[in-house]
RNA sequence: GAUUUAUAAAGAAGAGGCGAGAGAGCAGGCUCCAGGACCCUCUAGCAACCUUCGGCCCAGCCGAAAAGGUGCUAACACCUGCCCAGUUUUUGGGAACUAUAAAUU
Numbered sequence: 001g002a003u004u005u006a007u008a009a010a011g012a013a014g015a016g017g018c019g020a021g022a023g024a025g026c027a028g029g030c031u032c033c034a035g036g037a038c039c040c041u042c043u044a045g046c047a048a049c050c051u052u053c054g055g056c057c058c059a060g061c062c063g064a065a066a067a068g069g070u071g072c073u074a075a076c077a078c079c080u081g082c083c084c085a086g087u088u089u090u091u092g093g094g095a096a097c098u099a100u101a102a103a104u105u
Stems, first nucleotide, its partner, number of pairs: 001105008013043005021032003026081004044073003049069002051065006082094004
């Protein structure tokens, strides 16, 4: 990098460094940002995919835990784009794409 499965409306910030754009990509919006964003480091935290323990009606499910491997800590994955249904201010569902985890390659 590729494939498969699962999840993505919840949750969780301080310090230091840097110095101009950032929110995946394209387009349109909207938002954050020199009162220092984004990013990096440290510390702290969140969550519970892998993991550990217990139970059960044991392809698995439920409950508990958080030492370890990841992940995450503005806004629903910031919103829309394609399809379907309703409605004509807009709403719901799905797809695609993306991200993360686990397994395989």